Annotation
Predicted 3D model of a 114-nucleotide RNA (SAM riboswitch aptamer (S box leader)) from Paeniglutamicibacter cryotolerans.
[in-house]
RNA sequence: CAACCAUCAAGAGCGGCUGAGAGAUCUGGCUCGUUGACGCCGCAGCAACCAUCCCAGAACCCCGGAUAACAGGGGUUCAUCACGGAACGGUGCUAACGCCAGGACCGAUGGAGU
Numbered sequence: 001c002a003a004c005c006a007u008c009a010a011g012a013g014c015g016g017c018u019g020a021g022a023g024a025u026c027u028g029g030c031u032c033g034u035u036g037a038c039g040c041c042g043c044a045g046c047a048a049c050c051a052u053c054c055c056a057g058a059a060c061c062c063c064g065g066a067u068a069a070c071a072g073g074g075g076u077u078c079a080u081c082a083c084g085g086a087a088c089g090g091u092g093c094u095a096a097c098g099c100c101a102g103g104a105c106c107g108a109u110g111g112a113g114u
Stems, first nucleotide, its partner, number of pairs: 001113001004111005013043005021032003025103005044094003049090002052086003057078007098106001
């Protein structure tokens, strides 16, 4: 980074610095903010996208032995490593559904690729 795939109604905040706007963009609302928002840094947390690690069998039928059970052989169906679990690593996220409605070559994040 044009094009591709997935997700965006769940979840998770304290401290320090800074000092006036902020909630991506346009219009209209609404909200947060000098009782310090937004942003930056530190720590903590959330989640499970990537990477890594853990877990594979279950039910039934037939054969043979007098029967049952067990072992053996054969077969059918379901499952077959994730749509489960873990959370050390790479990202991301931690007011309000992407704040709401409408708009647009809409935006954000992850993956893959170049």
The model forms 81% of the base pairs in the Rfam consensus. The sequence is in RNAcentral, with records from Rfam.